[in-house]
């Protein structure tokens, strides 16, 4: 350089192949709260990601196509 794979809440992860159902769900963490004498437990609730970045295609993109940008494999 050539070809594949990844890139979403603080972590870690579904969802993307086959575009639309809700406001991108879930688990830990984090706040508040409620039980406790008190702390962890355990319950209930709330915050937090426009999904790596720009552009396309569509009525409608996290999903589909291009470019780049990091990363990780492979080939030379």
């Nucleotide at each position: 350089g050539g070809c594949g794979c990844g890139u979403u809440c603080g972590u870690c992860u579904a969802g993307c192949c086959c575009g639309g159902c809700c406001u991108a769900g879930g688990a830990c963490g984090g706040c508040a709260g409620g039980u406790u004498c008190u702390c962890a437990u355990c319950c209930u609730g709330c915050a937090a990601a426009u999904c790596g970045u720009g552009g396309g295609u569509u009525c409608a993109a996290a999903u589909c196509c291009c470019a780049c940008a990091c990363g990780c494999g492979u080939c030379a």

Predicted 3D model of a 76-nucleotide RNA (transfer RNA) from Candidatus Roizmanbacteria bacterium GW2011_GWC2_34_23. Rfam family: tRNA. The family's RNA type in Rfam is transfer RNA. Taxonomically the source falls in Candidatus Roizmaniibacteriota (Bacteria, Bacteria candidate phyla).